RNAcentral holds the full RNA, with entries from ENA. The part of an RNA shown here (large-subunit ribosomal RNA, domain II) has 673 nucleotides and comes from a Candidatus Saccharimonadota bacterium. It matches the Rfam family "Bacterial large subunit ribosomal RNA". The prediction has a mean pLDDT of 84.
[in-house]
Context: one part of a larger RNA
RNA sequence: UCCAGCGAGUUAAUUUCAUACGCAAGGUUAAGUCAAUUGACGGAGCCACAGUGAAAGCGAGCCUGAAUAGGGCGAUUAAGUGUGUGGAAUUAGACCCGAAACCAAGUGACCUAACCUUGAAGCUACUGUAACAGGUAGUGAAGGACCGAACCGUCGUACGCAGCAAAGUGCCCGGAUGACUUGUGGUUAGAGGUGAAAUGCCAAUCGAACUUGGAGAUAGCUGGUUCUCCUCGAAAUAGCUUUAGGGCUAGCGUCAUGUGGUAGCCAUCAGGGGUAGAGCUCUGUAAAGGACCGAGGUCCGCAAGGAUACUCUUCCUUAACAAACUACGAAUACUGGUGGUGGUAUCAUGGCAGUUAGAACGUCGGGGCUAAGCUCGGCGCUCAAAAGGGAAACAGCCUAGACCAUCGUCUAAGGUCCCUAAAUGUAUACUCAGUGGGAAACAAAGUGGAAUUUCUUAAACAGCUAGGAUGUUGGCUUAGAAGCAGCCAUUCAUUUAAAGAGUGCGUAACAGCUCACUAGUCAAGAGAUUCUGCGUGGAAAAUGUAACGGGGCUAAAGUAUACUACCGAAGACAUGGAUGCAUAGUUUACUAUGCGUGGUAGAGGAGCGUUCCUAUCCGCGGUGAAGUCAAACUGGAAAGUUUGGUGGAGCGUUAGGAAGUGAGAAUGCUGGA
Numbered sequence: 001u002c003c004a005g006c007g008a009g010u011u012a013a014u015u016u017c018a019u020a021c022g023c024a025a026g027g028u029u030a031a032g033u034c035a036a037u038u039g040a041c042g043g044a045g046c047c048a049c050a051g052u053g054a055a056a057g058c059g060a061g062c063c064u065g066a067a068u069a070g071g072g073c074g075a076u077u078a079a080g081u082g083u084g085u086g087g088a089a090u091u092a093g094a095c096c097c098g099a100a101a102c103c104a105a106g107u108g109a110c111c112u113a114a115c116c117u118u119g120a121a122g123c124u125a126c127u128g129u130a131a132c133a134g135g136u137a138g139u140g141a142a143g144g145a146c147c148g149a150a151c152c153g154u155c156g157u158a159c160g161c162a163g164c165a166a167a168g169u170g171c172c173c174g175g176a177u178g179a180c181u182u183g184u185g186g187u188u189a190g191a192g193g194u195g196a197a198a199u200g201c202c203a204a205u206c207g208a209a210c211u212u213g214g215a216g217a218u219a220g221c222u223g224g225u226u227c228u229c230c231u232c233g234a235a236a237u238a239g240c241u242u243u244a245g246g247g248c249u250a251g252c253g254u255c256a257u258g259u260g261g262u263a264g265c266c267a268u269c270a271g272g273g274g275u276a277g278a279g280c281u282c283u284g285u286a287a288a289g290g291a292c293c294g295a296g297g298u299c300c301g302c303a304a305g306g307a308u309a310c311u312c313u314u315c316c317u318u319a320a321c322a323a324a325c326u327a328c329g330a331a332u333a334c335u336g337g338u339g340g341u342g343g344u345a346u347c348a349u350g351g352c353a354g355u356u357a358g359a360a361c362g363u364c365g366g367g368g369c370u371a372a373g374c375u376c377g378g379c380g381c382u383c384a385a386a387a388g389g390g391a392a393a394c395a396g397c398c399u400a401g402a403c404c405a406u407c408g409u410c411u412a413a414g415g416u417c418c419c420u421a422a423a424u425g426u427a428u429a430c431u432c433a434g435u436g437g438g439a440a441a442c443a444a445a446g447u448g449g450a451a452u453u454u455c456u457u458a459a460a461c462a463g464c465u466a467g468g469a470u471g472u473u474g475g476c477u478u479a480g481a482a483g484c485a486g487c488c489a490u491u492c493a494u495u496u497a498a499a500g501a502g503u504g505c506g507u508a509a510c511a512g513c514u515c516a517c518u519a520g521u522c523a524a525g526a527g528a529u530u531c532u533g534c535g536u537g538g539a540a541a542a543u544g545u546a547a548c549g550g551g552g553c554u555a556a557a558g559u560a561u562a563c564u565a566c567c568g569a570a571g572a573c574a575u576g577g578a579u580g581c582a583u584a585g586u587u588u589a590c591u592a593u594g595c596g597u598g599g600u601a602g603a604g605g606a607g608c609g610u611u612c613c614u615a616u617c618c619g620c621g622g623u624g625a626a627g628u629c630a631a632a633c634u635g636g637a638a639a640g641u642u643u644g645g646u647g648g649a650g651c652g653u654u655a656g657g658a659a660g661u662g663a664g665a666a667u668g669c670u671g672g673a
Stems, first nucleotide, its partner, number of pairs: 001673006011092013026047003032041003051058002061073004095224002098221001102214006113188004122139006151175003156171004190206001192202003199208001227607006237250005251355002253352006262345001264341008277328001278326002283322003287318005294312003297308004358383002361380007388399003403577004408573003414567003417551003423564001425563006436553001442537002446534010463521005469494003474488003500515001504513002578597008608662001610659006617652001619651002627646008
């Protein structure tokens, strides 16, 4: 990993709702007794028949209250109750498996930790004895010395890592007369022991051992939860919560019953508003100019007073900004009336839920950086719970909602050179960048279009030839300043076809080159500006082209505008079939018509199969049961039937009943490969 078997909403009591049946203003027994298969008795009790109040109590009323007020709960019209079945709840282990833990009683020191008798002789002093003996106090017993085996240990390193080994082996290393090591026996026990102390050790287990029990502890948590089909079909929100991944109530689903122009939509009429926008009167912000009104400062003046390129205020003019500004003010939305449409989609009561982690996109806003596949609200849509077509691939984008069948038709989005179904379509333009097929500020005689304006056969623009002078080196400044360091100036005037008190280069200053300007030559357009289409640069990344899906594409297979065909989906239509609801015929069952039939959580309905029981088929069976293998056939599915092989003794149909009733998942359990 696979295969086979086992493996999870059960049972009891009570309550409630639905349903079937019995009886009905009543219904019914319980324990138990008698009898002996299911019967009879048993009326204690329970529910209902009257409510209300905390209660005493009163009573079609009661309570509150001073109240004859108001209010709350009732009465009128009145149906209950018992049993069976089904849904749900409560209490029980209560769908199944799963803790870490807690408590009690015991078992453990064969591992490991610590511990487990005595204190000699001799000598000395004192005491003691007739002398010994004896007594007391001392002394005494060599170094936690060196090297190094046994022994004990394990610093380093290599190997080993499913090992030789659930801690080892090789080499090396530390202690090795000691706080040494070791044998046997014993002591200390879990709320504890022991510990040269590491929370270490207490039998491969230690921040509290192990065994059994309480015990099916508890688990708002994770995982799993077994046949089929049909109808409908959510939520990820609000409030409260020691609450936030859990609950309760509401919202949204479903089923039953009831109600019956209800909801919704369209039109029209009538409302209130202070949003978008706009505006600046108010509240604030803020720019420019003015009047000069007022106040302060500064200066002048003896003072009167005056000046003010200082500060603030007031007023006027021009032009602005605002979620917490408004003398204005929409569209929508909302509410109501009327008319139309609309056949339950609305509303009410009751049973049963699930949901309370949501996501992207569009749009209006808040937060953030007008950041985020960010976050929080409102409105909408899709996904969630939705398949099909398109976007190369791609939950949330575009299109479109899959009952089944068809080698039928038409379309949507998107496409029509090839991959690849359908136009190498038509018309007019643009683009040369492979732009298309990634990106900004900014930059540029790329190129197309629209427009404004200046010069121009009285010769423009560009080129070439020639001139470009004089007062004068203008004045000042300066060492110098002569067109050209700098400052000043009615930067003037003269001669001119024209020539600046000078556009730039240059010199120490001059000089020199050049420009403006003018003439000639030439010959027909030339210059400037604005708006706009498509392009260019700006443009650097990590495996490999790699920023059209690829090939490839240039009067396109790119871009823009217009048009005509075609392709294209599970959409629509066509034909046949199945099924739900409604209506009608008819009321069994069927037929017709209309509208439907995506679906997670979930609600409701109808079935298939397994084991056993009761009856049934005067059922089947050694002339071959069950099981098993294969084939064919039938049914809308779960499934069923038949035939043949195998097998060798039991098994089924129909109608009911009862469940240890359906397996692919639980790091499931047991066995096997």